[in-house]
RNA sequence: GGCGUGCCUAACACAUGCAAGUCGAACGGAUUUAUGUGAUGUAGCAAUACAAUACAUAAGUUAGUGGCGAACGGGUGAGUAUUACAUAGGUAAUCUACCUUCGAGAUAGGAACAACCCAGGGAAACUUGGGCUAAUGCCUAAUAGGACCACGAAGCGGGAGCUUUGGGGUGAAAGGCAGGGGCAACCUUGCGCUUGAUGAUGAGCCUAUGGCCUAUCAGCUAGUUGGUGAGGUAAAAGCUUACCAAGGCGAAGACGGGUAACCGGCCUGAGAGGGCGAACGGUCACACUGGGACUGAGACACGGCCCAGACUCCUACGGGAGGCAGCAGUGAGGAAUUUUCCGCAAUGGGCGCAAGCCUGACGGAGCGACGCCGCGUGAGGGAUGAAGGCUUUCGGGUCGUAAACCUCUUUUGCAAGGGGAAAAGGUUUGUAUGCUAAUACCAUGUAAACUUGAUGGUACUUUGCGAAUAAGCCCCGGCUAACUACGUGCCAGCAGCCGCGGUAAUACGUAGGGGGCGAGCGUUGUCCGGAAUUACUGGGCGUAAAGGGCGUGUAGGCGGUUGAAUAAGUCUGAUGUGAAAUGCCGGAGCUCAACUUCGGAAUGGCAUUGGAAACUGUUUGACUGGAGUUCGGUAGGGGUGACUGGAAUUCCUGGUGUAACGGUGAAAUGUGUAGAUAUCAGGAGGAACACCUGUGGCGAAGGCGGGUCACUGGGCCGUAACUGACGCUGAGACGCGAAAGCGUGGGUAGCAAAUAGGAUUAGAUACCCUGGUAGUCCACGCUGUAAACGAUGAGUGCUAGGCGGUGGUGGUAUCGACGCCAUCAGUGCCGCAGUGAACACGAUAAGCACUCCGCCUGGGGAGUACGGUCGCAAGAUUAAAACUCAAAGGAAUUGACGGGGGCCCGCACAAGCGGUGGAGUAUGUGGUUUAAUUUGACGAUACGCGAGGAACCUUACCUGGUCUUGACAUGCAAGGAAGUCGGUGGAAACACUGAUGUGCCCAGCAAUGGGAGCCUUGACACAGGUGGUGCAUGGCUGUCGUCAGCUCGUGUCGUGAGAUGUUGGGUUAAGUCCCGCAACGAGCGCAACCCCUAUUGUUAGUUACCAUCACGUAAUGGUGGGUACUCUAGCGAGACUGCCGGUGACAAGCCGGAGGAAGGUGGGGAUGACGUCAAGUCAUCACGCCCCUUAUGACCAGGGCCACACACGUACUACAAUGCACGGAAUAGACGGAAGCGAAGCUGCGAAGCGGAGCAAAUCCUACAAAUCCGUGCCAAGUUCAGAUCGGGGACUGCAACUCGUCCCCGUGAAGCUGGAAUCGCUAGUAAACGCGGAUCAGCAUGCCGCGUUGAAUACGUUCUCGGGCCUUGUACACACCGCCCGUCACACCAUGGGAGCCGAUAACACCCGAAGCCGGUGAGCUAACCGCAAGGGGGCAGCUGUCGAAGGUGGGGUCGGUGACUGGGGUGAAGUC
Repeated sequence: GGCGUGCCUAACACAUGCAAGUCGAACGGAUUUAUGUGAUGUAGCAAUACAAUACAUAAGUUAGUGGCGAACGGGUGAGUAUUACAUAGGUAAUCUACCUUCGAGAUAGGAACAACCCAGGGAAACUUGGGCUAAUGCCUAAUAGGACCACGAAGCGGGAGCUUUGGGGUGAAAGGCAGGGGCAACCUUGCGCUUGAUGAUGAGCCUAUGGCCUAUCAGCUAGUUGGUGAGGUAAAAGCUUACCAAGGCGAAGACGGGUAACCGGCCUGAGAGGGCGAACGGUCACACUGGGACUGAGACACGGCCCAGACUCCUACGGGAGGCAGCAGUGAGGAAUUUUCCGCAAUGGGCGCAAGCCUGACGGAGCGACGCCGCGUGAGGGAUGAAGGCUUUCGGGUCGUAAACCUCUUUUGCAAGGGGAAAAGGUUUGUAUGCUAAUACCAUGUAAACUUGAUGGUACUUUGCGAAUAAGCCCCGGCUAACUACGUGCCAGCAGCCGCGGUAAUACGUAGGGGGCGAGCGUUGUCCGGAAUUACUGGGCGUAAAGGGCGUGUAGGCGGUUGAAUAAGUCUGAUGUGAAAUGCCGGAGCUCAACUUCGGAAUGGCAUUGGAAACUGUUUGACUGGAGUUCGGUAGGGGUGACUGGAAUUCCUGGUGUAACGGUGAAAUGUGUAGAUAUCAGGAGGAACACCUGUGGCGAAGGCGGGUCACUGGGCCGUAACUGACGCUGAGACGCGAAAGCGUGGGUAGCAAAUAGGAUUAGAUACCCUGGUAGUCCACGCUGUAAACGAUGAGUGCUAGGCGGUGGUGGUAUCGACGCCAUCAGUGCCGCAGUGAACACGAUAAGCACUCCGCCUGGGGAGUACGGUCGCAAGAUUAAAACUCAAAGGAAUUGACGGGGGCCCGCACAAGCGGUGGAGUAUGUGGUUUAAUUUGACGAUACGCGAGGAACCUUACCUGGUCUUGACAUGCAAGGAAGUCGGUGGAAACACUGAUGUGCCCAGCAAUGGGAGCCUUGACACAGGUGGUGCAUGGCUGUCGUCAGCUCGUGUCGUGAGAUGUUGGGUUAAGUCCCGCAACGAGCGCAACCCCUAUUGUUAGUUACCAUCACGUAAUGGUGGGUACUCUAGCGAGACUGCCGGUGACAAGCCGGAGGAAGGUGGGGAUGACGUCAAGUCAUCACGCCCCUUAUGACCAGGGCCACACACGUACUACAAUGCACGGAAUAGACGGAAGCGAAGCUGCGAAGCGGAGCAAAUCCUACAAAUCCGUGCCAAGUUCAGAUCGGGGACUGCAACUCGUCCCCGUGAAGCUGGAAUCGCUAGUAAACGCGGAUCAGCAUGCCGCGUUGAAUACGUUCUCGGGCCUUGUACACACCGCCCGUCACACCAUGGGAGCCGAUAACACCCGAAGCCGGUGAGCUAACCGCAAGGGGGCAGCUGUCGAAGGUGGGGUCGGUGACUGGGGUGAAGUC
């Protein structure tokens, strides 16, 4: 810009204007202008002028009478589930103004009433009386046919009836208006008028079919259904009325309730369907609400009338007026919907002869991105990849050819010009033809002239100007295209679903970047789709929601074989209809498109008609296979009734007999000396029927069990004969229906809800025990439900087998019973195909098909509420909604778990030995304290742990004093060698200051210059942090656990998750090995390889050793010598179930034995699979992010980490005689040693001191080992035990032992006499006991790590405790049992049921009142047309009155909604309670 579209809510109320008028060619008037004539008045002498006026003519205007229209057009969707609509028919039951065609006719008269005039009333609206008058207004008479009425006749039709015809009766009109001709009568043309027929159009009525929800609406109906008479209508009809009859509708849903205008079509969908009914078109209904008629061809009438009601307005208070759901517009309501515009130019309509008038229909414009379509906001070039933004691994990347800049273009825009089409007509004149007497009028055609555009000076087009005038919205976790940074820190917020956010958020907010669409974009709402998620197309019901508890059977549905007929279904041809528009296909017109337009096909359908006859139906004939009947057999806990039996329990009586019985996990209550229990005999009574008994039988299911009899139902088998489809299913209906329960009456042995008591327990309104009432039993009624289950409806047919029970029959075999074969019925298991989500089913289907019934549609609310039905009640049955959740559920898988099962292991228990828990001390932790008591570690797996050594230092903490490029690193500049020795102040750090000193390398003769390292100063980058986060991390470590497991490839199985392998049978310390096996192999683990140790060979032989030889000593391998032995430390050997026997499966292996130093992994160590615990550590170290930067960094002094009502862990020493003390004697191993170990000797009671030999070590030193043995004392005691604590005195280390070290001597001499509940370690050179050494370290072990010496006890065994491994089972667990999860109560919120009632709405009913009005009656009052001379009559009107009748009133009920003290349950909520 074009084309469309625009109150979905209040059919709520409306100011103002407009939306239906027109015709003077129907009529009488009124009136304007012009002309003419006449008469009058004024002025003027007059002509004449002016004024008013009468008549005529012409041209106009027009209130009224009259005609036509106003019933169309326009609006709206309230009502209506049918008087509507759609489709197809009928009307032999009808009407139709104007219009078409064809006939016939229009004669003669009359009386009024408006307007107007006069007089009144009223505020107004309006109105009354009197008088005059016209007509295409009204009336009377005539005439009239094929119109109408009744009758007759003929013909036709199945019939209602139709056609023709006869005579009889009834009913018309405006000969007006205009033009022309004519003196006139009259003629003629056009338009009108009457009557009849006809067509067209429109309408009425009737019928069938079709389209909403609700059965928690199941019975409805009195004009109701039909008939007869009468009335009534244009017309059939209970349409109305009187009488008669008792019908009519309904499960294929009547009646009631709710909702709703219907259709062509529109949206969606592959279709079938589903939703809708805006615009456009057809129909209907309505017009403030309700009722009513009038007029008219047509109305019960949107812009008409009357009445009633509500509301609004005017009023002089007496009375009046009004109806936007027409166009605009206003208010209100609402999330929300436009201008009080232009024009009749076009199209259409009304009136008119026409011109024309009217037309808010319509044509246009305006407003709204409300929808669809089209166009633009520029195009090409342009890398220093500008600036800037964002980001970064700091290199860069990205926005990005994007911009700037250069060259173009001008759609759009602005300015100025040009410029169609929509116009057809109309008027005038000429002319031709027709009509006609006519050159008139009129009609048709033609020629000329004049003339008509709201839109709009618009579309389109030309020229000029100039990139100029023009981009936003949403999104970026997945679904779903598109990612980073910062901020925030379960906050703020997001969210369609899943879900994000608790300090590294692609999910919140912002930014940059990106994605999508684009004059739009996103949100919200609604509908369809996806959804096979109501399944007709096209689903299901064993376990996911879903088979009725079972049968009999009605309606209905479905139905065997074979003929014939028919043609309802079915198939096929033709015809009619299926309006147009829409949609589809092909064209055309706007520059394209949207849009408009032309043609075609299509329009599933319905109707009429011709044909076909296979199938279904119907009628009829036949058949025997389905079904049934007869006959002969047969099995059975099938049912009902009567009778009857034994065992057992209990009770009673009697006997025997004595102290218990009973009961339990253990007990108690209870019973018993008044004699129980036990036992014997007898009796009573009730109930149930052992063995047989069986995945055995019967029954429809529930269910049925001692025996006998009677009655009775069904099944099965066999055999022929009969009936001849008689069948299957089965909504409603009817019947049966376990247990419990209810009613009435009986009965009651045992058992046993309720209940009592005893136990158990934290409690125990339970489980256990002792009692015990309803009930259980019988009869007759009721209830009508169950996990009434095969969780599997009934029937029929078909589709491999195998094995086993039950009942029958046939064959075969036999003397016979068995047996074998076949078959029918029933009942089980396995299994093929197939099915199934899987589990599983599998001829007894959950397979393949058909028929019928029932049922399901997410979980909760809820099988509940309300209503109905049933019931005595309990309750049953039918059966929702609000609200709430994003799941609920099935089957299977892997784990984990179990007070599930099986197998196995471990100092796990048991069997033992020694401890801990009690005491004192040491040490760690908690707690408390403190300026600080730095910090981490917290079940096992923290607590003598980090720390293998805190007086200062360490040190991270506290107090105080100091520094700020820094104590430490790199870079730059300047200066200086570095360094050494002092002084002053200070607690020191530090500050100030003096003296001394001038090096090394290179170049150069030198002067000097440069360089390396070091020091000082300065500025900036930076340093620094034992600050945070081990839940951001690496690395390292603990633990399960040195447990035997954890996986992979390929193959196979399974839809899949997964499984198999890895399970199974054995065996092992071991997933170690063997065997088997849809598995075959492999990897990480196990084992072995490595180290130490036990035996031995060999090599080597000092510092070790000393057999032999020699020397020497008081004595000693002391010396020579030697390398045999011991030993040292290299290389080897040796042990492998190798050998034998037994066993085992001819295996692996196990048991025993031999040999051997060692025997079945010889002993010990190192070695720690996949993983678990967000285990531990940011304080070893490293590292991301955050934080501090004259401090959370650095330095110094002092203090603290060492505190002390207390609690816990780990140790040491003890409590003594297997001891302690003293004296004497013997015997190790492994380490360490130079700022070191330190000998001999001397001193000291001792710690130690002096001393300094030797030794960088098989040489020297630490260094005496100690328990032990021998001897002596002690004599059972708080001791000759024990040693804490305290006093005094010393020694050592170290700048320094006050807080705060260790040791020695003297003195002191605490608790403690073997340790509660509980708990720890250890299976052999082990436990226990004994000492020795080392690391750390100036000094400081009761700790830790090592070393040897002495050297036991016990293990039946795997029930239990703890932990672990494998298989299996259950599971509602998967953060995995420290899991999950139920109900009451308390609190908050939400929706809902009941509820004394209260309020409102609504449809009926009964009665009262009864407007307007139609119809009827009356009409003594009034009355023009006609009749009559008149009187009067006929007709009419007013009035009065009857039926009906709206609104209104009264009444009792119905339905629905709201509300209601209180009350019931339900849902949802944070870490509440039991």